[in-house]
Context: one part of a larger RNA
RNA sequence: GGCACACGGGGGAUGCCUAGGCGUCAAGCGCCGAAGAAGGACGUGUAGCGCUGCGAUAAGCUGCGGGGAACUGCGCUAGAGUGACGAUCCGCAGAUGUCCGAAUGGGGAAACCCGGCUGGGGGAAUGCCCAGUCAACGCAUGGUGAACACAUAGCCAUGGCGUGGGGAACUCGGGGAACUGAAACAUCUAAGUACCCGGAGGAGAAGAAAGGAUUCCGUGAGUAGUGGCGAGCGAAAGCGGAGGAGCCCAAACCUGACUGGCUACGGCUGGUGAGGGGUUGAAGGACCGGCAGAAGGGUGAAAGUUGGAAGUAGAACGGCAUUGGAAAAGCCGACCGAAGAGGGUGAAAGUCCCGUACACAAAACUGACUAAACCUGGCUGGAAUCCUGAGUACCACGGAGCACGCUAACUCUGUGGGAAGCAGGGAGGCCCACCUCCCAAGGCUAAAUACGCUUGACGACCGAUAGUGAACAAGUACCGUGAGGGAAAGGUGAAAAGGACCCCUGUGAGGGGAGUGAAAUAGAACCUGAAACCGUGUGCUU
Repeated sequence: GGCACACGGGGGAUGCCUAGGCGUCAAGCGCCGAAGAAGGACGUGUAGCGCUGCGAUAAGCUGCGGGGAACUGCGCUAGAGUGACGAUCCGCAGAUGUCCGAAUGGGGAAACCCGGCUGGGGGAAUGCCCAGUCAACGCAUGGUGAACACAUAGCCAUGGCGUGGGGAACUCGGGGAACUGAAACAUCUAAGUACCCGGAGGAGAAGAAAGGAUUCCGUGAGUAGUGGCGAGCGAAAGCGGAGGAGCCCAAACCUGACUGGCUACGGCUGGUGAGGGGUUGAAGGACCGGCAGAAGGGUGAAAGUUGGAAGUAGAACGGCAUUGGAAAAGCCGACCGAAGAGGGUGAAAGUCCCGUACACAAAACUGACUAAACCUGGCUGGAAUCCUGAGUACCACGGAGCACGCUAACUCUGUGGGAAGCAGGGAGGCCCACCUCCCAAGGCUAAAUACGCUUGACGACCGAUAGUGAACAAGUACCGUGAGGGAAAGGUGAAAAGGACCCCUGUGAGGGGAGUGAAAUAGAACCUGAAACCGUGUGCUU
């Protein structure tokens, strides 16, 4: 030195565990903000770092309700206190709520600086302190008021009128790639995706026939089609379900207000805004008559019903001389069960604890439903005239959207052209005829749908290199000028009983005794404790 065995060091795999995640389903809920949000800064405790809570009334203040013995949040104690005159705790409603932030009195390098006005405090007085108020734009009302006489513009004031900013995903609109695929690449694809901007809201969008209400799911169907007929893209009708809801204007006509032009002063003819009227295709309405006062819809509650949001109550077991540190195990004998879901308790408990089944509960807050009342809301006959959405429909050219890349209907429209008007007009996939269906060029509209949050249940989901990036001070530490990137890190024990006391030592670190404990090779670098790697002892061997 090698090999073997034994015992260690080192290391943190493995096993077991779960405080945290992930997913599905169900129910409920879904915007916040100038009454100052989201998000922060700084404070706030007897001591005080971080987290949490809170805001100079600062781990809190008030009221109401629940609850019933302990409490002063967590890591983490000591001290000082609170509580049956009901605390801590839970729910509801309120008060307070520094400074920054849309940030809005002005400024600004956010959390700072400097002001005006009104009222108050203090002071000899200024400084100082407190409360309120002072941004802009739009709208409404009122006032004032140019060029230019009236007027208008402008300006000013008032307003508990609105807007502004935020929001993970979902939604609609305005813009809009490339890599990639086509085994190259240009049409095409990726994809109207990513991304940017704007709007809205708990949903949004769409939607009530120039038709097969709108929306969503299944099917139709990877079909019909489309396609350098390549790669690919890819319907609809119909059928089955979910849900179910329909309405209002413009115009004709009437009324009254203001106002222009013409006038033979008898009037005629316009404009503007307001009220009534009216809303459709077997055309409807105006207009002229007749009849009726309904169904339905909306608003609506101190009262009622039924839910939510703290909670209440809740059956039934003992023994042992067995094992063990410990009984819930074993043995023996019982009981409950509308409860043998689950969790905990020193191992494995229906009957020990929390619960579970069943059954109950609200002062204030809140959802739904329900009344009176009010607001709306008709039927019919007639026929001359009037009305029924115009730079629109449509056409040409250029584009876009439709599954459809054009023989291309339908929808949108950049340029140009440009109707009819009810004896009218559009559509039925070029076009024409016939036939059938429908009424554009104004608007609103719940539900079924998307996404998320909360609660509950569940899981041939994970179990600490997994599962969220994050089971721990986690979007933390750390890195970066910044946008941004972004970890590692769980486990003593049933209970701290966390090792009094003695010894070595540097009043160390560490260790040896003693003691605790079932166990200390469970001693805090703490469950188990693999391998690499490093030793000690013994044997064999060179």
This is a predicted structure of a 542-nucleotide part of an RNA (large-subunit ribosomal RNA, domain I) from a Chloroflexota bacterium. Its mean pLDDT, the model's own confidence on a scale to 100, is 81. The sequence was found in a public genome assembly. Rfam family: Bacterial large subunit ribosomal RNA.